[in-house]
Context: one part of a larger RNA
RNA sequence: CUGGGUUUAAAGGGUGCGUAGGCGGGAUAUUAAGUCCGUGGUGAAAUCCUACAGCUUAACUGUAGAACUGCCAUGGAUACUGAUUUUCUUGAAUAUAGCUGAAGUGGGCGGAAUGUGUCAUGUAGCGGUGAAAUGCAUAGAUAUGACACAGAACACCAAUUGCGAAGGCAGCUCACUAAACUAUUAUUGACGCUGAGGCACGAAAGCGUGGGGAGCGAACAGGAUUAGAUACCCUGGUAGUCCACGCCGUAAACGAUGAUAACUCGAUGCUGGCGAUAUACGGUCAGUGUCUGAGCGAAAGCAUUAAGUUAUCCACCUGGGGAGUACGCUCGCAAGAGUGAAACUC
Numbered sequence: 001c002u003g004g005g006u007u008u009a010a011a012g013g014g015u016g017c018g019u020a021g022g023c024g025g026g027a028u029a030u031u032a033a034g035u036c037c038g039u040g041g042u043g044a045a046a047u048c049c050u051a052c053a054g055c056u057u058a059a060c061u062g063u064a065g066a067a068c069u070g071c072c073a074u075g076g077a078u079a080c081u082g083a084u085u086u087u088c089u090u091g092a093a094u095a096u097a098g099c100u101g102a103a104g105u106g107g108g109c110g111g112a113a114u115g116u117g118u119c120a121u122g123u124a125g126c127g128g129u130g131a132a133a134u135g136c137a138u139a140g141a142u143a144u145g146a147c148a149c150a151g152a153a154c155a156c157c158a159a160u161u162g163c164g165a166a167g168g169c170a171g172c173u174c175a176c177u178a179a180a181c182u183a184u185u186a187u188u189g190a191c192g193c194u195g196a197g198g199c200a201c202g203a204a205a206g207c208g209u210g211g212g213g214a215g216c217g218a219a220c221a222g223g224a225u226u227a228g229a230u231a232c233c234c235u236g237g238u239a240g241u242c243c244a245c246g247c248c249g250u251a252a253a254c255g256a257u258g259a260u261a262a263c264u265c266g267a268u269g270c271u272g273g274c275g276a277u278a279u280a281c282g283g284u285c286a287g288u289g290u291c292u293g294a295g296c297g298a299a300a301g302c303a304u305u306a307a308g309u310u311a312u313c314c315a316c317c318u319g320g321g322g323a324g325u326a327c328g329c330u331c332g333c334a335a336g337a338g339u340g341a342a343a344c345u346c
Base pairs, nucleotide, nucleotide: 004317005316006315007300008299012314014201015200016199017198021194022193023192025088026087027086029084030083031082033081034080035077036076037075038074039073040072041071042070049065050064051063052062053061054060091191092188093187094186095184096183097182098181100179103177104176105175106174107173108172109171110154114150115149116148117147118146119145120144121143125136126135162169163168206247207246208245209244210243211242215241216240220236221235222234223233258313259312260311261310262309263308266291267290268289269288270287271286272285273284274283275281295302296301319346320345321344328339329338330337331336
């Protein structure tokens, strides 16, 4: 390089936007760059190949031919690709009217629970466990009632639900912002797809500064258990968990399944529209599930939301260990992240 692959064997980038590049709908005209055909020139000799010849043969050598698949020039062809022109509407986008949702950001408000404080009632236990003990309690605990304060999370509804590019998103309400879908088929007229670099977003933990701190709770302390117990269990408890701003940039970031488009048997739910009155449908569009065929698959299984049949573009894989390590470089406050070998060994 060709070829083969990427749900689970090695392998889909965490996700989006988008630059270059690659690829790109129907029709017309022009051109003739790619493409195809003819002709001319060139493509040194040797080598290679073919034929014949010369050394007794061979190697070797000689002669002739073919070849040199290329390049240049020129004359044509015009289906396809390209370029330019005109045009179309089905791809894409817009408009108008609806409609949907835990989509995002920032405010305001709410009740339950928990903890703490004060007051009251009240007396000897409470708490915890397999059983205990540490712990709390006559300086009046636990329990019960009233009031107050604080922080965090939002029971039921709740679902096999919904929304979002992914991460993710759930009390109620207001403001602002974004999006999907449906209907009309009104407007633009290929404006598209993908996307190396790049930019943005990106759970949890962690980091910096300043707040906050109820509950929970790494570390830590004590009590148990045990042969031991640096654990599991119990009593406490600091970072953290929460907020603002800034970093970090990773996850089994999973559907372990890249994006887009087309095509391909059925059954049955759910969500949001539309249609027509047949008032519930056996219709239709979009999404989301389950089951089952053909087909595919090593099988498990997938099966119109494909892992089926095709096309375009990107990413990635090439035996196990060494190793996601070393070195170098880039980024980061650091932790570390990204890129990423080899010797050696089986």